[in-house]
Context: one part of a larger RNA
RNA sequence: UAGUAGCAGCGAUAGUCGGGUUAGAAUCCUGACGGCCGAACGGACAAGGGUUCCUCAGCAAUGUUCGUCAGCUGAGGGUUAGCCGAUCCUAAGUGCUGUCGUAAUUCGAGCAGCACAAAAGGGAAACUGGUUAAUAUUCCAGUGCCACCGUACAUCGAACGCCGACGCUUUGGGGUCACCUGAGCCGGGCUUUCGCCCGGUCGAACCGUCAAAGCCCGUGGAAGCCGUAAUGGCACGAAGCGGGUGAACGGCGGGACAGGGAAACUCAGGUCAACCUAGAGCCCGUGAAAAGGCAAGUACGGUGCUCGUACCAAGAACCGACACAGGUGUCCAUGGCGGAGAAAGCCAAGGCCUGU
Numbered sequence: 001u002a003g004u005a006g007c008a009g010c011g012a013u014a015g016u017c018g019g020g021u022u023a024g025a026a027u028c029c030u031g032a033c034g035g036c037c038g039a040a041c042g043g044a045c046a047a048g049g050g051u052u053c054c055u056c057a058g059c060a061a062u063g064u065u066c067g068u069c070a071g072c073u074g075a076g077g078g079u080u081a082g083c084c085g086a087u088c089c090u091a092a093g094u095g096c097u098g099u100c101g102u103a104a105u106u107c108g109a110g111c112a113g114c115a116c117a118a119a120a121g122g123g124a125a126a127c128u129g130g131u132u133a134a135u136a137u138u139c140c141a142g143u144g145c146c147a148c149c150g151u152a153c154a155u156c157g158a159a160c161g162c163c164g165a166c167g168c169u170u171u172g173g174g175g176u177c178a179c180c181u182g183a184g185c186c187g188g189g190c191u192u193u194c195g196c197c198c199g200g201u202c203g204a205a206c207c208g209u210c211a212a213a214g215c216c217c218g219u220g221g222a223a224g225c226c227g228u229a230a231u232g233g234c235a236c237g238a239a240g241c242g243g244g245u246g247a248a249c250g251g252c253g254g255g256a257c258a259g260g261g262a263a264a265c266u267c268a269g270g271u272c273a274a275c276c277u278a279g280a281g282c283c284c285g286u287g288a289a290a291a292g293g294c295a296a297g298u299a300c301g302g303u304g305c306u307c308g309u310a311c312c313a314a315g316a317a318c319c320g321a322c323a324c325a326g327g328u329g330u331c332c333a334u335g336g337c338g339g340a341g342a343a344a345g346c347c348a349a350g351g352c353c354u355g356u
Base pairs, nucleotide, nucleotide: 015033016032017031018030019029020028034353035352036351037350042332043331044330045329048312049311052310053077054076055075056074057073058072062070063069082145083144084308085307086306088122089121093116094115095114096113097112098111099110100108101107126143127142128141129140130139146304147303148302149301150300151299152298153297161294162293163292167282168281169280170279171278172277173276174275178271179270180269181268182267183266184201185200186199187198188197189196190195202259206254207253208252209251210250214245215244216243217242218241219240224234225233226232260265283287318327319326335347336346337345
């Protein structure tokens, strides 16, 4: 320079009053009213950060004002796993060792072997409830499951084999969560009355069981029949009838005189994510591999190491010199009205009034 620029401008215009704390309050806490987001400004994670988490004590600085507040300062505390991940496997690829060619090499679509390479691919096994100021599928309670080892018992020719194991588009069937409709029950609100409105009516893994399509077998024996959402099928055996095999994160029973709830702790129907199953279409594109598993068990006992685990995940904890209007992957994704819709608009759960 200068008490100058800025501290206003973004479709998120957000606060107001009462009470409290305090030396001090527009800014901290709290109550009420009002408002904003709601395919996020909600919830859970990955990467990255690294203590920012929680508690107590503070306000010189940091905070675009203030500050009794804080992602700030000081101190103390906090991350608990056989079953969530890493660890194991292989992938594109990478590295190393040896070796061959050559007079020789830093050369070679060389050869062989070994190792590494996925916290989104493959993969042994855990659920419900409770608890802390701060962790929880890790602690505790209850109930389960897996692998390996040992003991006991039982059983078995070898091998082949099967799973892991897979594209895109579209359709049928099964089907839970969720939502919707109607009724019962429990609780609450409004209401002189009539009645209306809101919330709830729960309950896992795991064990057992049920069984559709498809496929297989028997029977049957068609001359035009059978059948689909659609394509279609058939004397190389259709329909019909019977049997076998065979699915879900599905139904039912146990789990559960567990748990949860103040209480009730029911029923019927509909549309149906997930999940399961079966077709069809498309391709000058044909849609991984390996570890591992199944194929042989039952009972009891033992073992289950190491590393990660706090918190943020963003209009203040990441990358952008900043508490920066920028950038940053995945899931919840099926909350209601509305609608073709993850659109607009309004609202719920939840969050926020610090895009300071």

This is a predicted structure of a 356-nucleotide part of an RNA (large-subunit ribosomal RNA, domain III) from Halomarina halobia. Its Rfam family is "Archaeal large subunit ribosomal RNA". A reference for the family is Yusupov et al. (2001), "Crystal structure of the ribosome at 5.5 A resolution", Science. The RNAcentral record of the full RNA draws on ENA. Lineage of the source: Archaea > Methanobacteriota > Halobacteria > Halobacteriales > Halomarina.